[in-house]
């Protein structure tokens, strides 16, 4: 210098003018006197690394539930660690790819069981034999004979050919009529002992001729996790309407009513009853007393009304710096900072200088210099946080690999 | 903001437990008819929204995107 791998930072800068939103202070005005509203001036804050997709995990809120377990359903899946938690992250193991830096893997179980493997092929799973190889034998033909050959039958084999994504270990030597783990060596596989490692797993040795094809992002089995809904959750105030109707479920403190039991006939007890009344409860009248009014509760549907305000809502698993521990993810301690809160929804527009990027023209052999023009990526908070995924013009930094050239 | 569903021919839709994609209408050609329509015969037309993965094999199973649609306020 060229080609590349990995990790990180940034996402225009400065100034002027005019605006927007929140908040604080001051002044004025209105006022139902409440730091309630309006206006003006001044100070301060004002989008992101993804605010996005809403794919995971939590906080928070409401509902359900005595607690736990099981079933069903859904999710996750090598090992260890981190974390509030996770399907996330870090480190390692195994497999695959790359000359390499490095990258990728839903990576438990296919001897618990079931299913599927189209077409082709003899055969797709308790194996089987199309071509073929070999032995025996019958008939025919050739040959003096030994024998050869065609075809049929019986039997052996799975080495070779062929099919397929996949064919019941691979290579070599021996062996055999031909063959075959039939025997042996090496490789692969399975089992056991020992050693190393927290573990996944790795290694030495011994034994076994080899059984057990693939598929679980097919059903399933094993282990672990999960109650449901979501800030339009939820709470309060105000206004308005018919506090109306249908269906379903539920509550019995007193009286009444119904049924049953008992009785000394006065009652008492038990059960039920919302087409019954009180009490309790709520509202109004300033409070007590007292008076008046309303009234079972929940869910859902039909019908009716409103489209207002306040809270939730900005101190948090928070940011920055330093130190210690850890390979790292991260943890702990100290110091320091306060950093958007709108509600159809603010965070913008114009101008100037600079910064990069691109195009055109001119000069120059070239490096480059000068002028003009255009544009500044993706995109925008809406309860909050940790991740993942996706989009992103360009600029910068660090570590490393391969190659080339020079010293 | 939150929850849920869909995407297959020009249009409307099928496609089971994965085996190589169809139906109706529409379109082209031919027949019938003086001609058209109707009818009959026949033919063409598909990135199964996009990309990746699992598998021998994906419209179907899994993941990530893209596009479209539906529902959800409060009071009594």
């Nucleotide at each position: 210098c060229c080609a590349g791998a990995c990790g990180g930072u940034u996402g225009g800068a400065c100034g002027g003018c005019c605006g927007c939103u929140c908040u604080c202070a001051u002044g004025c005005c209105c006022u139902u006197c409440g730091c309630g509203g309006g206006c003006a001036u001044g100070g301060g804050g004002g989008a992101g690394g993804a605010a996005a997709g809403u794919c995971c995990g939590g906080g928070c809120u409401c509902c359900a539930c005595a607690g736990a377990a099981a079933c069903a359903c859904g999710g996750u899946g090598c090992c260890g660690g981190c974390u509030a938690a996770c399907g996330g992250c870090c480190g390692g193991c195994g497999g695959g790819g790359g000359c390499g830096a490095c990258c990728c893997c839903a990576g438990g179980g296919a001897c618990a069981g079931u299913g599927c493997c189209a077409c082709a092929g003899a055969a797709a799973a308790c194996a089987a034999a199309c071509c073929g190889c070999c032995g025996g034998u019958g008939c025919g033909c050739c040959g003096u004979a030994a024998g050869g050959u065609c075809u049929g039958c019986c039997g052996g084999c799975a080495a070779g050919g062929g099919u397929g994504a996949a064919a019941c270990g691979g290579u070599g030597c021996g062996g055999u009529a031909a063959g075959a783990g039939c025997g042996c060596a090496c490789c692969g596989c399975c089992g056991c002992u020992c050693c190393g490692g927290u573990a996944a797993c790795g290694g030495c040795g011994c034994g076994g001729g080899c059984a057990g094809g693939g598929u679980a992002a097919a059903c399933c089995c094993c282990a672990c996790c999960g109650g449901g809904a979501g800030c339009a959750a939820g709470a309060c105030c105000g206004a308005a309407u018919a506090g109306g109707g249908g269906u379903g479920g539920c509550c019995g403190g007193c009286g009444g009513c119904a049924u049953g039991g008992u009785u000394u006939c006065g009652g008492c007890c038990a059960u039920g009853u919302g087409a019954c009344g009180c009490g309790a409860g709520g509202g109004c009248g300033u409070u007590u007393c007292u008076g008046c009014c309303c009234c079972g509760c929940c869910a859902u549907c039909c019908g009716g009304g409103u489209u207002g305000g306040u809270c939730g809502c900005g101190c948090g698993a928070g940011g920055u710096g330093c130190a210690u521990c850890g390979c790292a993810a991260g943890a702990u301690g100290c110091a320091u900072c306060c950093c958007a809160g709108a509600g159809g929804a603010a965070u913008g527009g114009c101008c100037g200088u600079c910064c990069a990027c691109g195009g055109c023209c001119g000069c120059g052999c070239a490096a480059g210099c000068g002028g003009c023009c255009c544009g500044g990526a993706c995109a925008g908070a809406a309860c909050c946080c940790g991740g993942c995924u996706u989009a992103u013009a360009g600029a910068c930094c660090g570590u490393c690999u391969g190659g080339u050239a020079c010293u | 903001g939150a929850g849920c569903c869909c995407g297959u021919a020009g249009c409307u839709c099928a496609g089971c437990c994965g085996g190589u994609a169809g139906a109706g209408c529409a379109c082209g050609u031919g027949a019938c008819u003086u001609u058209u329509a109707a009818u009959c015969a026949u033919g063409g037309g598909g990135u199964c929204g996009u990309g990746g993965g699992u598998u021998c094999g994906a419209g179907u199973c899994c993941c990530a995107c893209c596009g479209g649609g539906c529902u959800c306020a409060c009071c009594a």

This is a predicted complex of two RNAs, RNase P RNA and transfer RNA, with 483 nucleotides together. The coordinates come from a structure-prediction model, not an experiment, and the mean pLDDT is 76.